[in-house]
RNA sequence: GGGGGCGUAGCUCAGUUGGUAGAGCAGCGGGCUUUUAACCCGUAGGUCGUGGGUUCGAUCCCCACCGCCCUCA
Numbered sequence: 001g002g003g004g005g006c007g008u009a010g011c012u013c014a015g016u017u018g019g020u021a022g023a024g025c026a027g028c029g030g031g032c033u034u035u036u037a038a039c040c041c042g043u044a045g046g047u048c049g050u051g052g053g054u055u056c057g058a059u060c061c062c063c064a065c066c067g068c069c070c071u072c073a
Stems, first nucleotide, its partner, number of pairs: 001072007010025004019056001027043005049065005
């Protein structure tokens, strides 16, 4: 330098033939327990990597860029 993949909550990951986002763990509050852990109930948390484009509407489609990984030379 060429090709490909990935980037979504604190962490690990879902989600889309385009209709404005979820789970588990962790956190917070409560219950239970002598206490902790475990278990049960409730609850908060996200400019969906950045900037543009298309569209009535973009996490999803298109382009560029940034970061990481794989591969070829």
Transfer RNA from a Gemmatimonadales bacterium, 73 nucleotides, folded computationally.
The coordinates come from a structure-prediction model, not an experiment, and the mean pLDDT is 80.
Rfam family: tRNA. Rfam classes the family as a transfer RNA.
RNAcentral records the identical sequence in 3 taxa.